The prediction has a mean pLDDT of 76. Bacterial RNase P class A from a soil metagenome, 375 nucleotides, folded computationally. Its Rfam family is "Bacterial RNase P class A". It is annotated as a ribozyme.
RNA sequence: GAGCGGGUCGGGCGAUCGCCGCGGUCCGACGUCGGGGCCGGGGAGGAAAGUCCGGACUCCGAAGGGCAGUGCGCUGGCUAACGGCCAGCGGGGGUGACCCCAGGGAAAGUGCCACAGAAAAGACACCGCCGAACUCCCGCGCGAGCGGGUGUGGCAAGGGUGAAAUGGUGCGGUAAGAGCGCACCGCCGCCGUGGUGACACGGCGGGCAGGGCAAACCCCGCACGGAGCAAGACCGAAUAGGGGGGCGUCUGAGGCCGGCCCGGCCGAAGCUCCCGGGUAGGUUGCUGGACCCUGCGGGCAACCGCAGGGCUAGAGGAAUGGUCGCCGCCGGGGCCGCGAGGUCCCGGGACAGAAUCCGGCUUACAGAUCCGCUC
Numbered sequence: 001g002a003g004c005g006g007g008u009c010g011g012g013c014g015a016u017c018g019c020c021g022c023g024g025u026c027c028g029a030c031g032u033c034g035g036g037g038c039c040g041g042g043g044a045g046g047a048a049a050g051u052c053c054g055g056a057c058u059c060c061g062a063a064g065g066g067c068a069g070u071g072c073g074c075u076g077g078c079u080a081a082c083g084g085c086c087a088g089c090g091g092g093g094g095u096g097a098c099c100c101c102a103g104g105g106a107a108a109g110u111g112c113c114a115c116a117g118a119a120a121a122g123a124c125a126c127c128g129c130c131g132a133a134c135u136c137c138c139g140c141g142c143g144a145g146c147g148g149g150u151g152u153g154g155c156a157a158g159g160g161u162g163a164a165a166u167g168g169u170g171c172g173g174u175a176a177g178a179g180c181g182c183a184c185c186g187c188c189g190c191c192g193u194g195g196u197g198a199c200a201c202g203g204c205g206g207g208c209a210g211g212g213c214a215a216a217c218c219c220c221g222c223a224c225g226g227a228g229c230a231a232g233a234c235c236g237a238a239u240a241g242g243g244g245g246g247c248g249u250c251u252g253a254g255g256c257c258g259g260c261c262c263g264g265c266c267g268a269a270g271c272u273c274c275c276g277g278g279u280a281g282g283u284u285g286c287u288g289g290a291c292c293c294u295g296c297g298g299g300c301a302a303c304c305g306c307a308g309g310g311c312u313a314g315a316g317g318a319a320u321g322g323u324c325g326c327c328g329c330c331g332g333g334g335c336c337g338c339g340a341g342g343u344c345c346c347g348g349g350a351c352a353g354a355a356u357c358c359g360g361c362u363u364a365c366a367g368a369u370c371c372g373c374u375c
Base pairs, nucleotide, nucleotide: 001375002374003373004372005371006370007369008368009367011327012326013325014324015323016322017321019043020042022040023039024038025037026036027035045351049362050361052360053359054358055357056356057228058227059226060225064262065261066260067259069224070223071222072221073220074088075087076086077085078084089103090101091100092099093098104219105218109217110216111213112212113211121166126159127158128155129154130153133152134151136149137148138147139146140145167185168184169183170182171181172180186208187206188205189204190203191202192201193200194199232284233283234282235281242275243274244273245272246271247270254266255265256264257263291310292309293308294307295306296305297304298303329348330347331346332345333344334343335342336341
């Protein structure tokens, strides 16, 4: 200098006016008080965003089995849980630090592989190679035979096409060839060693099911009730306890359990369906948590345990803002200075705002800074 991985901040101080909530105190009000004064403390994020996952919590509700469906997919661990995180294995990329993988099964079955190419599965050969064997023709030869060509035939090794062509490279063999034979690699099976395991290494055997795609259908393994804070609970108020239909009174109608089946539950002068009408408002849920900080210990790590300390928004049509001054950061310019730097002027300051809460993922982000590693 270039790069890789991880972390932090993302304005500070003061004054003044204004807003929300809590605690204390005083006053008012008199029942529908989110009332007023004073004092004290507190008041948006790393993503509050997207609503993509997982939960806590609430209701259905006491809630079983199966089918279909959905999600995940190497191994081991962490966690309340997850499709997340950590570590490792295998594969790929990179000089490297590191990064990426929708990573089980193609020997259960079905399907697809455009165009090009002979051909993409039942492999039928375009350019070619051979012509040993069989037939025929020509030339030489007394003959055996030799040379040449064609046909039948043999071949898929060479070339071409393609993302991919019947395992790859080399040697032998052959008329020319081919796992036809051999060596090594690949593949399959078995055994041994190491490892919790995915796997790795080694040995033996086999001539070998031609490849790719399962982010194609499918097979295998594991997991999964539904709805959601506008969930719900309480107080109070209001309305038309309105109209119509079905079934039924223990011989079980009807309704409910995400879809379906089984099964189960509620259910009797009752249940259920449809139409129509009413519900001003207030309290609560509502912030003490799978919480945060520090130290020690365990673990490669994610994370876990122990001890001590802390309380950090809770609005309710939606609060945390406005103005001024100074400092600081970034950029540009002028002047002084050898330089470090000093001084003046101008401009700028990212993404962005809780709404029940938490753990993740993804996306956006001006600038500043720290640590480790690689070339």